[in-house]
Molecule: TPP riboswitch aptamer (THI element)
Organism: Myxococcales bacterium
RNA sequence: CGAGGAGCCGCGGGGUGGCCGGGAGUUCGGCCUGAGAGCAGACCCGUCGAACCUGAACUCGUUCGCACGAGCGUAGGGAAGGCUUUCGUCGCAGCG
Numbered sequence: 001c002g003a004g005g006a007g008c009c010g011c012g013g014g015g016u017g018g019c020c021g022g023g024a025g026u027u028c029g030g031c032c033u034g035a036g037a038g039c040a041g042a043c044c045c046g047u048c049g050a051a052c053c054u055g056a057a058c059u060c061g062u063u064c065g066c067a068c069g070a071g072c073g074u075a076g077g078g079a080a081g082g083c084u085u086u087c088g089u090c091g092c093a094g095c096g
Base pairs, nucleotide, nucleotide: 001091002090003089004087005085006084007083008082009081011046012045013044014043016040017032018031019030020029021028022027052077053076054075058071059070060069061068
């Protein structure tokens, strides 16, 4: 000096499921996992991108059951930027 990390500003991207019981016209209650289970203006993520989507009514495991875990995945997609900072991460150059 450059990149990355972190923070801030700003702009954007994304998901909101399953099971059980009652009612059944609207829906109500409980339980499960998770950052988040639909208005929270919250949560997560923004290219060093697994936030999220497709594959997928997938495969294996787990469970009372489904969600859930793993695989798939070195797969294919996926969202302006700017400023600050030695944070002891990397690279380059110079000096001793």